[in-house]
RNA sequence: GGCGGCAUAGCCAAGUGGUAAGGCAGAGGUCUGCAAAACCUCCAUCCCCCGGUUCGAAUCCGGGUGCCGCCU
Numbered sequence: 001g002g003c004g005g006c007a008u009a010g011c012c013a014a015g016u017g018g019u020a021a022g023g024c025a026g027a028g029g030u031c032u033g034c035a036a037a038a039c040c041u042c043c044a045u046c047c048c049c050c051g052g053u054u055c056g057a058a059u060c061c062g063g064g065u066g067c068c069g070c071c072u
Stems, first nucleotide, its partner, number of pairs: 001071007010024003018055001026042005048064005
């Protein structure tokens, strides 16, 4: 230098056009003599950044950044 993959909450991670699941952690509550466990509730208006397409974009397109891999 060329090619490919990945980037979503504090962490892991699903979702691949119709407005973001789940788990862990955290907060509040029920329960308990106090705890633990269990159960209930809450926790991403903007999904790495900028722009474009579209009625509508985490998702498609272009550019950029970071990480990983392959080729030379």